[in-house]
Molecule: c-di-GMP-I riboswitch aptamer
Organism: Paenibacillus alkalitolerans
RNA sequence: CAAGUUUAAAGGCAAAACCGCCGAAAGGCGGCGACGCAAAGCUAAAGGGGCUAAGACCUGACGGACAUUCGGUCGGGAGAUCGCCAGCCAGCUGCCGCA
Numbered sequence: 001c002a003a004g005u006u007u008a009a010a011g012g013c014a015a016a017a018c019c020g021c022c023g024a025a026a027g028g029c030g031g032c033g034a035c036g037c038a039a040a041g042c043u044a045a046a047g048g049g050g051c052u053a054a055g056a057c058c059u060g061a062c063g064g065a066c067a068u069u070c071g072g073u074c075g076g077g078a079g080a081u082c083g084c085c086a087g088c089c090a091g092c093u094g095c096c097g098c099a
Base pairs, nucleotide, nucleotide: 004096012037013036018031019030020029021028022027035087041092042091043090047089048088049085050084051083057077058076059075060074061073062072064070065069
């Protein structure tokens, strides 16, 4: 300098499941655990993609009060510049060094 191929070595991370906590949910954190990973390190303050939808909004049914409005319960719809995911792509940084 740089391939990283079939386990070079040193060291690193840790999916699912299960347990606890937070959250409406997606999901997050901790424990346990290893499916895998050469960036499975960082960035979700703004490139694409995916996930979720409590409240607010629209709406159906059924009660209530009131007088044609307000609120309740159970659903449906749409909805993220704003919630979540980088272990989907992407951007940035970086260890080893032919074993």